RNA sequence: UGUCGGGGUAGCGCAGUCGGUAGAGCACCGGACUCAUAAUCCGGAGGUCGCGGGUUCAAGUCCCGCCCCCGCAACCA
Numbered sequence: 001u002g003u004c005g006g007g008g009u010a011g012c013g014c015a016g017u018c019g020g021u022a023g024a025g026c027a028c029c030g031g032a033c034u035c036a037u038a039a040u041c042c043g044g045a046g047g048u049c050g051c052g053g054g055u056u057c058a059a060g061u062c063c064c065g066c067c068c069c070c071g072c073a074a075c076c077a
Base pairs, nucleotide, nucleotide: 001073002072004071005070006069007068008067011026012025014023020057028044029043030042031041032040050066051065052064053063054062
């Protein structure tokens, strides 16, 4: 560098069906239980869905451009 492949969603690793209005786990906070801690159970908070634009009644999802990460190819030696 690319008419190449995969990925970017909660603090973390991830899911999200045919476009229908975003979710579980771990962690965190509060409570129950316990002499106490852990484990277990109940509840809660936490999201510009990488950025910008477009299509649509409606976009995490479709389209265009850009940025970043991993891989591959190419190039150089």
Overview:
This is a predicted structure of a 77-nucleotide RNA (transfer RNA) from Celeribacter halophilus. The organism belongs to Celeribacter, within Bacteria. The coordinates come from a structure-prediction model, not an experiment, and the mean pLDDT is 83. It matches the Rfam family "tRNA". The family's RNA type in Rfam is transfer RNA. RNAcentral holds the sequence, with entries from ENA.